Description: The RNA shown here (c-di-GMP-I-GGC riboswitch aptamer) has 101 nucleotides and comes from an uncultured Gemmataceae bacterium.
RNA sequence: CCUCGAAAGGGCAAACCCGCUGAAAAGCGGCGACGCAAAGCUAUGGGCCUUCACCGACCCCUAAAAAUCUUCCACGGCUGAUGGUUGCCAGGCUGCCGAAG
Repeated sequence: CCUCGAAAGGGCAAACCCGCUGAAAAGCGGCGACGCAAAGCUAUGGGCCUUCACCGACCCCUAAAAAUCUUCCACGGCUGAUGGUUGCCAGGCUGCCGAAG
C1' cells in the first nucleotide's frame, strides 16, 4: 500500500410517536434503535416517489336504444416537465482503527 473486517475506543440512526416547514413527495428538531465499515460528502447516470401536462382505457350520467362529444374524481403509460430520495444501485471526492493474509 492492497485485500479484509478480528479487537478496542468511538460514530451514524430505520420504523413508530411528538413539534415545525412544505401543495405533496419529503426535510429539520426531539424521542427511539431496525440496521450501517463509508448509513461521510456529492442528485452526475439509472431506479423509485411527488405534482402538473399529454395520451389511453374504464366507470358514471343523459337517452327508447345504439353511437358520439364534453367535464370532474379515481386508474394505467415503455411521453415530457418539476421537485424529492445518497438508508435503492452505480459514478466522483474524502476518511478512523489495524488482528490476519